Large-subunit ribosomal RNA, domain II from an invertebrate metagenome, 690 nucleotides, folded computationally.
Context: one part of a larger RNA
């Protein structure tokens, strides 16, 4: 790990509701006792309990009573149904569906490990250094002092035993629940060690690490209180039928929990202008939008109160301005906390029409929500972000589409059918259905990811200008004179710069478009002529494209192949396509109708038909299957029970038969009752097997 077995809403006493039964203004016995007794049944036993009257704190009064001065008002009552038993649902007290703490308390057991201490013993190879003291010698007035020897001190040195455990490696289901190897520290000391003893759990001991106190320590271990408690996690065992939620509000030492309401279900009573929808006729509003009349913001122009600067003045005045600028006027704007205005919706009243609801009681669950569209707040007009409102879907929803994909699009699955029609979405192949029709566009594989910005890409629409009196482009020729305009400058001659920008000759030619020179020169342009011969140029707007375009394992931003349509726009014709819809057959729920049978006349059962339904988590309600046992009835079995193995049968399901083999002694069926009554999950079980 798998298989088998075991394994979780029970029991007692109460409460309340429902169903059934008995009796009924009453209902009922408890303990106990009598009789008959295998179990137990029946009778006695009205002590007690509930009800028939309430109100008040009470005295008390009583269909009333309390309050009150009240005969008022108001509160609670009165206008009758209870009670006992059984069953079921819920709740309360108990372990109360099962398993699970860390902990708390009490009484005991531990210092054979380890910490400290007490008593009494033991141990420390070898080598090195050479304190004090002492002695000889020197030295001094005497000392101090110096030197040689002797001597053998030290939490002295090196280093075995012994003790420790520094670094690294190995080991990590180990040889070992802490070791091994190499290396390392101490090794006469605060040393190590044997034996015996002492200190005990909020206590000990601690050269202090919360360390150690028997592989256990921020409070040891054992037993008990004890099934502690667990707003937490996990698990909670057969089937089918009907309905079917919530993730909101208020309060909460409350926020992952509760209580009440809202939302679900079941029963009863109800059909009322109490609820829902639509239409009509009316309402109030201040949102979207819009506007600037208010409150504020904000730009330009006119004009210029006042201020600043300048000039002037002894001072007061005064003059002036490329400055700032009020009120006012004109133009164009902005606002959640602006409004001269102002919708659509929504809300609301009445009427009409159509639906079905409402109230009371039993039982809940839920109170972590998610995304999408729309309107907002927060954030960065970020987030698969957060928080409201509103609608939908998921949650609790399968099917088709979206390549895949709870929340998107279509559509809500009772069952069956090798029937049909469609939705969204599709129709070249993968892959069901058009290589469909018509007219365009795109050349970028755009389609099949993105912006500012950029571009003689290309299609459409438009405006203006030029053009057989010859345009545009190309080619040939000209492009002059006053004049080197004036100034400036070393120079400035069209072409550094400043000013002016005239005139003449002309077909035309700027006091010059660019290159160039030190300045000239030179080249060129505008402009003109010739040649040529039909359209040319500028701009606006729009469709589809282009560049901008860089990411990490591998094409990898069409699902793929591949496509020039199989892309895209408009219009059209077909087809495919789902558990949708239809058809046929079947099942079932609710309501209704008819017939038959039974009837306690309330109704019940069966059959047939009609109408509307039958996705479903939490959850409510209903109907069944199976297991063990009991009672009654009735059966089977050594001519083979239960159990086991195999099996193509029956039933809508839980399930139930038959047959064969095995097995070797008990077991069914019907009705009623009782429950240790259904396992795949609980890191389930100190049960067994593999």
């Nucleotide at each position: 790990g798998c298989c088998a077995g075991c394994g979780a809403g029970u029991u007692g006493c109460g409460u309340u509701a429902u169903a059934c039964a008995g009796c009924a203004a009453g209902g009922u016995u408890a303990a106990g006792g009598g009789a008959c007794u295998a179990c137990g049944u029946u009778c006695c036993g009205c002590a007690g309990c509930c009800g028939a009257a309430g109100c008040g704190a009470a005295a008390g009064c009583a269909a009333g009573u309390g309050u009150g001065a009240a005969u008022a008002g108001c509160g609670c009552g009165u206008u009758u149904a209870g009670u006992u038993g059984u069953a079921u649902g819920u709740c309360g007290c108990a372990g109360a569906c099962a398993c699970g703490a860390a902990a708390c308390c009490a009484g005991g057991u531990g210092a054979u490990c380890u910490a400290a201490c007490c008593a009494u013993g033991g141990c420390c190879a070898g080598g090195u250094u050479g304190c004090a003291g002492c002695a000889g010698g020197g030295g001094u007035a005497a000392g101090a002092c110096c030197u040689u020897g002797u001597g053998a001190a030290g939490g002295a040195c090196c280093g075995a035993a012994c003790c420790a455990g520094u670094a690294c490696a190995c080991g990590u289901u180990g040889a070992a629940a802490a070791g091994u190897g190499u290396u390392u520290g101490g090794a006469u000391g605060a040393g190590c060690u044997g034996u015996g003893g002492u200190u005990a759990g909020g206590g000990g001991u601690g050269a202090a690490a919360g360390g150690c106190c028997a592989a256990u320590c921020a409070a040891a271990c054992c037993u008990g209180g004890a099934a502690a408690u667990a707003u937490c996690u996990u698990g909670u065992u057969c089937u089918c039928u009907c309905c079917g939620a919530a993730a909101u509000a208020a309060c909460u030492u409350u926020a992952g929990g509760g209580u009440u309401a809202g939302c679900c279900u079941c029963g009863g009573u109800u059909u009322a202008g109490a609820c829902c929808a639509a239409a009509u006729u009316g309402g109030g509003g201040g949102u979207a939008g819009a506007g600037c009349a208010c409150u504020g913001g904000a730009u330009c122009c006119c004009g210029g109160c006042g201020g600043g600067g300048g000039c002037u003045u002894c001072a007061c005045c005064g003059c002036u301005u490329a400055c700032c600028a009020a009120u006012g006027g004109g133009a164009a704007c902005c606002a959640a906390a602006c409004u001269c205005c102002g919708a659509a919706u929504a809300c609301u009243a009445a009427u009409u029409u159509g639906g079905a609801u409402a109230c009371c009681g039993g039982g809940a669950g839920a109170u972590a929500c998610a995304c999408u569209g729309u309107g907002g707040g927060g954030g960065a007009u970020a987030a698969g972000c957060u928080u409201c409102a509103u609608a939908g879907u998921g949650g609790a929803a399968a099917g088709g589409g979206g390549a895949a994909c709870a929340g998107c699009c279509c559509a809500g699955a009772c069952c069956g059918u090798c029937g049909a029609u469609u939705a969204a979405g599709g129709c070249c192949c993968c892959u069901a259905a058009u290589u469909c029709u018509a007219u365009g566009c795109u050349a970028a594989g755009u389609g099949a990811g993105u912006a500012a910005g950029g571009a003689a890409g290309u299609g459409g629409a438009g405006u203006c200008u030029c053009a057989g009196a010859a345009a545009c482009a190309g080619u040939u020729g000209g492009a002059a004179u006053g004049u080197u305009g004036g100034c400036u400058u070393a120079g400035a001659g069209g072409c550094a710069g400043c000013c002016a920008c005239c005139a003449u000759u002309u077909a035309a030619a700027g006091a010059g478009u660019g290159c160039g020179u030190a300045a000239u020169a030179g080249c060129u342009c505008a402009c003109c002529a010739a040649u040529c011969g039909a359209g040319a140029g500028a701009c606006u707007u729009u469709g589809c494209g282009c560049c901008g375009a860089u990411a990490a394992u591998a094409u990898a931003u069409c699902g793929g192949g591949g496509c020039u349509a199989a892309g895209u726009a408009u219009a059209g014709a077909g087809c495919c396509g789902a558990a949708a819809u239809c058809a046929c057959g079947g099942g079932u729920g609710a309501a209704g109708a008819a017939a038959a049978u039974c009837u306690u006349c309330g109704g019940a059962u069966u059959u047939u038909c009609u109408u509307c339904g039958c996705g479903g988590u939490a959850g409510g309600a209903g109907a069944g299957c199976g297991u063990a046992g009991u009672a009654u009835a009735u059966g089977c079995g050594u001519c083979g029970a239960a159990g086991g193995u195999a099996u193509a049968c029956c039933g809508u399901a839980a399930g139930g038969a038959g047959u064969a083999c095995u097995g070797g002694a008990g077991c069914g069926u019907a009705u009623a009752c009782u429950a240790g009554u259904g396992a795949g999950u609980a890191u389930g079980c100190a049960u067994g097997g593999c």
The coordinates come from a structure-prediction model, not an experiment, and the mean pLDDT is 83.